[in-house]
Predicted 3D model of a 378-nucleotide RNA (Bacterial RNase P class A) from an Anaerolineales bacterium. It is recorded under the gene name rnpB. It matches the Rfam family "Bacterial RNase P class A". Rfam links the family to the GO terms ribonuclease P activity, tRNA processing and dimeric ribonuclease P complex. The organism belongs to Anaerolineales, within Bacteria.
RNA sequence: UGGAACGGCCGGGCAAUCGCAGGCACAUGCCUGAGGAAAGUCCGCGCUCCAGAGAGCACGGUGCCGGGUAACACCCGGGCGGGGAGAUCCCGCGGAUCGGGCCACAGAAAAGGACCGCCGCCUUCGUCAUCGAAGGCGGUAAGGGUGAAAAGGUGGUGUAAGAGACCACCGGCGUCGGCAGCAAUGUCGGCGGCCAGGCAACCCCCACCGGGAGCAAGGCCAAGCAGACGCAAGCCCUGCGGGGCAGUGGGCUGCUCGUCCACGUCGAGCGUCGGGUAGGCUGCUGGAGCCGUGCGGCAACGCACGGCCUAGACAGAUGAUUGCCGCGGCGGCUUUCGAGCUGCCGUACAGAACGCGGCUUACAGGCCGGUCCGAGCA
Numbered sequence: 001u002g003g004a005a006c007g008g009c010c011g012g013g014c015a016a017u018c019g020c021a022g023g024c025a026c027a028u029g030c031c032u033g034a035g036g037a038a039a040g041u042c043c044g045c046g047c048u049c050c051a052g053a054g055a056g057c058a059c060g061g062u063g064c065c066g067g068g069u070a071a072c073a074c075c076c077g078g079g080c081g082g083g084g085a086g087a088u089c090c091c092g093c094g095g096a097u098c099g100g101g102c103c104a105c106a107g108a109a110a111a112g113g114a115c116c117g118c119c120g121c122c123u124u125c126g127u128c129a130u131c132g133a134a135g136g137c138g139g140u141a142a143g144g145g146u147g148a149a150a151a152g153g154u155g156g157u158g159u160a161a162g163a164g165a166c167c168a169c170c171g172g173c174g175u176c177g178g179c180a181g182c183a184a185u186g187u188c189g190g191c192g193g194c195c196a197g198g199c200a201a202c203c204c205c206c207a208c209c210g211g212g213a214g215c216a217a218g219g220c221c222a223a224g225c226a227g228a229c230g231c232a233a234g235c236c237c238u239g240c241g242g243g244g245c246a247g248u249g250g251g252c253u254g255c256u257c258g259u260c261c262a263c264g265u266c267g268a269g270c271g272u273c274g275g276g277u278a279g280g281c282u283g284c285u286g287g288a289g290c291c292g293u294g295c296g297g298c299a300a301c302g303c304a305c306g307g308c309c310u311a312g313a314c315a316g317a318u319g320a321u322u323g324c325c326g327c328g329g330c331g332g333c334u335u336u337c338g339a340g341c342u343g344c345c346g347u348a349c350a351g352a353a354c355g356c357g358g359c360u361u362a363c364a365g366g367c368c369g370g371u372c373c374g375a376g377c378a
Stems, first nucleotide, its partner, number of pairs: 001374004006369005012325007020033005035349001039360002042358005047214004059210005064078005079093002081090003094205002099203002101199003115144002117140010152170006171195002173192008218282004227273005234245004247263006289308008326347009
C1' cells in the first nucleotide's frame, strides 16, 4: 500500500420560540421525557389467574460433547464432517437391516439392476470344414452408455465368460482390547468378506422436555339503576273539601330565639346489605437494573467493593420551526501539499405500553481493534 475475512462501537451537537406527557410547587415556574433495534412477536423466563392424585395416549419441541445461565431453540469452549490458498465460514451433527414413502431430467434399471456388450447350449440357413448370420434358452455387474448418485478400489487366482467366488494390499463398516481425554472423540492392535445407494428440514423409531391463558392477567374502592331487609307513620278541629299543631329538611345567622319556604302521609322517604356497571386507585416501573474498579475463568460468565436512579401514558406524550456548528458526497478557487475557503445536495432505519434474557430482520454515514493473502521499499 491493494484485496479479504472477523469482532466491537457511535449513529448528530448547541441555542431560541411555540407545543405535548409525568412529577414537584400550585402564583409565575422548575425538573425529567425512546432505541440499538423500542420492530417481528420467533424462542426462554419472572409475575398473575385458572386447572391439576398418579400414569399413559395424542400433540408440540429439542437432538455431537462439556460448560455458562433463572431458563432457552441463546452464548462460550471443544470434537467430527464439509467449503476456502488462508484469516475463517456452514438452517451441519441421534437412528437408513422395524416398516412405509420419495429419488426431477436422462437411463434398461433409482434398489435386490441385463439396454449394448461378453460367454455357453439348442434349432435353422450358408459353407467340404474352420467359421458366419438369424431366432430361442440360459449365464455374466469385468467393459460401454445415462445420471447428482449405478451396487468398494488396484493387482492377481479362477472361469465358457465373469463375479469378495477366493487371495494380497488400500479404503469403509462392525466388533474386541490397549492408550490419551471429564466427554464428544482421537489413536494403535486383533478379529469378521460385513461392502446391495441416498433422503429422517417426509412419515416413522429412540432418548429427553413441555398444563392452559395472558397486564384487556389480576387486586381494591365504588355513583346511578335494579334487588333483599329494616325504620317512623303522632295530636286537635271539621261542614269531610280541608285547616291547625308537633315533627323533619332548607334559607337568613358565628350560635340560640325568631321568621320565611317546602314536606307534613299511602305516595314515597331514610337506613343497612351482598353482588357489581360507569368511574377511580393499584398492578406500574428499584430491576435476573446501570456504570466503574479489582479478583477468578481460555471464554461465555461469576464474585466482591464503590457509585447512580434513568419515561410510565390509557386513545395513548417524547414534536415542529428557525439559526449556527458537525459529518459525508459532488463541483469550483487557493495551497507552504498538511490543508483552507466556498456553492449545492444528503444526514438513515425506526419509534416504548407489565418487566427481563436471547434470536431474527431494517439501517444514511462513520470510528476502533487485532487477523489473513499479495505487492513495493528500506